[in-house]
A computed fold for a 469-nucleotide part of an RNA from an uncultured bacterium, annotated as small-subunit ribosomal RNA, 3' major domain.
Context: one part of a larger RNA
């Protein structure tokens, strides 16, 4: 001066409290461990590793493995020499690349060459997802979006170091008042930026339709009113009124107001903590490997199965399950794309192909919900695992190992021990929609709406943080 204490004091957080839903039990999906294995590639390791890197492993990816090949190399630069190609096309042969064999087939030119490709050769090199994250940049996560961490001058003390920053008050907050041997400034903290609530204005198509006209249809004549769109402003500041208070800061209550005291969210992470995590994005020091630790190709594997754990999904029903016919989004994608109507299929699709680079067309059915039937409490019309059969669509190719459909099968499961997670309001919960990745593959992830609670006395106690001793 710090850190810490089962030492004081003051505060604050979904941290307990009050609530609502959950994981722990089951099936299944993932991701790790351990096991196995020719190999299961590698990193990730308490919160802060485990649906994490991976926004997507049939092959490829691919970094393992075995089994074939190649050695100046798939990939860059320079040297020398041969060819006129390179591409492109056919045929042989391989498991397959690698090979072999045939056609075709360059440009300028001063005629000396020269350019550009390919091949062959020597070497300097190339190449290493090999090692060190404890040699490093960069960039990321945590405390913690907590409020706190410094300075320059002064002034105090031999010094380290103090003071400011400590004290009364008050905030979300070192906010901001008022005091004070301090006086000032920086990085934080609010504001400045996005979106979101209302309102005016400006514009009116591809969006709308009050009033007319037409009429199966905003389809069309019209309208510029309203929706919405997207540019410009207005507004919310303790501004006003009472009260409290130190007359301050501020705090409670009211008025008006579309919204009130930070109105809701986001972006933004301070000085620094873990020798935190990444050499496997990427760069890069240093060691290693150079007919191999490089290159490349077929098949495997990463998808394995006594067994443990985390995260999800489905459900154990009756606020439910099934059937019929009706409703009402929001944000987005689309041209090797999205694909409409209409026909075929029970369907998964198939055919068709209108329109649409799109406020026009198109994915596109929103589903919970309401309305009306049916089931009567059972392992059931609840549950949907597993397995048999027959297809469907991608894709050179679904055997190992896709995903969807249709028929049949029809497990476990009757609400979960100890213990534990998440959320304070348009939150939980609940319910579809969509995008990125993507030939194909989503319960994951990132977004959208849609319906829509209960609770919070209060800080002893658990954990975390903060300020003073």
């Nucleotide at each position: 001066u710090g850190a810490c204490g089962g030492g004081g004091a003051c505060c604050c957080g979904c941290a307990c409290a009050a609530g609502c839903g959950g994981u722990g039990g089951a099936g299944c999906a993932u991701g790790u461990g351990g096991u196995u294995u020719a190999a299961u590639u590698c990193g990730a390791a308490g919160c802060a590793a485990c649906g994490c890197g991976a926004a997507g492993a049939a092959c490829c990816u691919u970094a393992c493995c075995u089994g074939a090949c190649c050695u100046u190399g798939a990939c860059a630069u320079c040297c020398c020499a041969a060819u006129g190609a390179c591409c492109g096309g056919a045929c042989a042969g391989u498991a397959a690349u690698g090979u072999g064999u045939c056609c075709u087939u360059c440009c300028c030119u001063u005629c000396g060459g020269g350019g550009c490709a390919u091949u062959g050769g020597a070497g300097a090199c190339a190449g290493g997802u090999g090692g060190u994250g404890c040699a490093u940049g960069g960039u990321u996560g945590u405390c913690g979006u907590c409020a706190g961490c410094u300075c320059g001058u002064g002034u105090c003390g031999u010094g380290a170091g103090a003071u400011g920053u400590u004290g009364g008050g008050u905030u979300a907050a070192g906010u901001c008042c008022c005091g004070c041997a301090a006086c000032g400034a920086g990085c934080g903290c609010a504001a400045c930026c996005c979106c979101u609530a209302u309102c005016c204005u400006u514009a009116g198509u591809a969006g709308c339709c009050a009033g007319c006209a037409u009429a199966a249809a905003g389809a069309u004549g019209g309208g510029a009113a309203c929706u919405c769109u997207a540019g410009g402003g207005a507004g919310a500041c303790u501004g006003c009124c009472g009260g409290g208070g130190a007359u301050a800061a501020c705090c409670c209550g009211g008025a008006g107001g579309a919204a009130g005291g930070c109105g809701g969210g986001g972006a933004c992470g301070a000085c620094g903590u873990c020798a935190a995590a990444u050499c496997a994005u990427c760069a890069u020091g240093c060691c290693c490997c150079u007919u191999a630790u490089g290159g490349c190709c077929a098949g495997g594997g990463c998808u394995a199965c006594a067994c443990a754990c985390g995260u999800g999904c489905u459900g154990c029903a009756a606020u439910g399950g099934c059937g019929u016919a009706a409703a009402c989004a929001a944000a987005g994608g689309g041209a090797a794309g999205c694909g409409a109507a209409g026909c075929c299929g029970u369907g998964a699709g198939g055919u068709g192909g209108a329109g649409c680079a799109a406020a026009u067309c198109c994915c596109a059915a929103a589903a919970a919900u309401a309305a009306c039937g049916u089931c009567c409490c059972a392992g059931u019309u609840c549950g949907g695992a597993u397995u048999g059969u027959a297809g469907u669509c991608u894709g050179c190719a679904a055997c190992u190992c896709g995903a969807c459909u249709a028929c049949a099968u029809g497990a476990a499961g009757c609400u979960g021990g100890a213990a534990u997670c998440g959320c304070u309001a348009g939150u939980a919960a609940u319910c579809g929609c969509a995008g990125a990745u993507c030939a194909g593959a989503a319960c994951g992830c990132u977004g959208c709406g849609g319906u829509g609670a209960a609770u919070a006395c209060g800080u002893u106690c658990c954990c975390g943080g903060g300020u003073c001793u």
Background: The coordinates come from a structure-prediction model, not an experiment, and the mean pLDDT is 84. RNAcentral holds the full RNA, with entries from ENA, Greengenes and SILVA.